[in-house]
RNA sequence: CGCUUAUGGAGAAAGGCAGAGGGAAUGGACCCUGUGAAGCCUUAGCAACCUGUCACCAGACAAGGUGCUAAAUUCUACCCGUCGGCAGGCGGGAAAAAUAAGCA
Numbered sequence: 001c002g003c004u005u006a007u008g009g010a011g012a013a014a015g016g017c018a019g020a021g022g023g024a025a026u027g028g029a030c031c032c033u034g035u036g037a038a039g040c041c042u043u044a045g046c047a048a049c050c051u052g053u054c055a056c057c058a059g060a061c062a063a064g065g066u067g068c069u070a071a072a073u074u075c076u077a078c079c080c081g082u083c084g085g086c087a088g089g090c091g092g093g094a095a096a097a098a099u100a101a102g103c104a
């Protein structure tokens, strides 16, 4: 880097270094940010995919391996349905990305 499967309107931040960007990519919208962005470190926390224990179906507990800790995966774009005179709204799906587990 690729393939498969699963999941996502829930949850969880302080400090230090740093110093201007950030919210994956492209367009649009919106938002965060010198009352300190990204990144790195420390501590704390959340969740429960893998894992462990008990039960051995359902499930409960723990937290070792990952992951995560602004906003729905921030919203949107493509397709279908529906409402609407239009603009657009609502619902579903796809695509993409993220994470986990497995495979190559």
Base pairs, nucleotide, nucleotide: 002103003102004101005100006099007098013043014042015041016040017039021032022031023030026077027076028075029074044069045068046067049065050064051062052061053060054059073096078093079092080091081090082089083088